[in-house]
C1' cells in the first nucleotide's frame, strides 16, 4: 500500500519537556487553545478487537483483564453526494442511506 468483513452517538487525564496552533484532506459552519495547542516522554485510566475462561452449538450469551493493539473535548464535532419527510416557496429542519475516514481482525 491493495483487499475483505467488523465497530464508530457510550467510556476514559495527570504530570514534565515544548511553544502555537489544533479538531484527517478541501470548502463552508461550529468549537479548542498562552488558565500553554500540535508533537514527545512518564504514569494513570477506558474499552473489550484480538486474547481467556464457562455455557451453548454455527457462532451466541455470560464472565475476565495478563498480554498484542487502540482509545482517553465535542456524534467519526457538524455539513458536502443521493433518496424520503416537515415547511405555501424561500430559508430552514429531521430521518435513511453512500462516500471519505478511524480503528481491529483477516488475506495479498
Nucleotide at each position: 500500500c491493495a483487499u475483505u468483513c467488523a465497530u464508530c452517538a457510550a467510556g476514559a487525564g495527570c504530570g514534565a519537556c515544548g511553544g502555537a496552533g489544533g479538531g484527517a484532506a478541501a470548502c463552508g459552519g461550529c468549537c479548542c487553545u498562552g488558565u500553554g495547542a500540535a508533537g514527545u516522554c512518564g504514569c494513570g485510566g477506558c474499552a473489550a478487537c484480538c486474547c481467556c475462561c464457562a455455557a451453548a452449538g454455527c457462532g451466541u450469551u455470560g464472565g475476565g483483564a495478563a498480554g498484542g493493539u487502540g482509545c482517553c473535548a465535542a456524534a467519526u464535532c457538524c455539513g458536502u453526494c443521493a433518496g424520503a419527510g416537515u415547511u405555501u416557496u424561500u430559508u430552514a429542519c429531521u430521518c435513511u442511506g453512500g462516500a471519505a475516514g478511524a480503528u481491529g481482525a483477516g488475506c495479498c
A computed fold for a 108-nucleotide RNA from an Anaerolineae bacterium, annotated as SAM riboswitch aptamer (S box leader). The source organism's lineage runs through Bacteria, Bacillati, Chloroflexota and Anaerolineae. Its mean pLDDT, the model's own confidence on a scale to 100, is 83.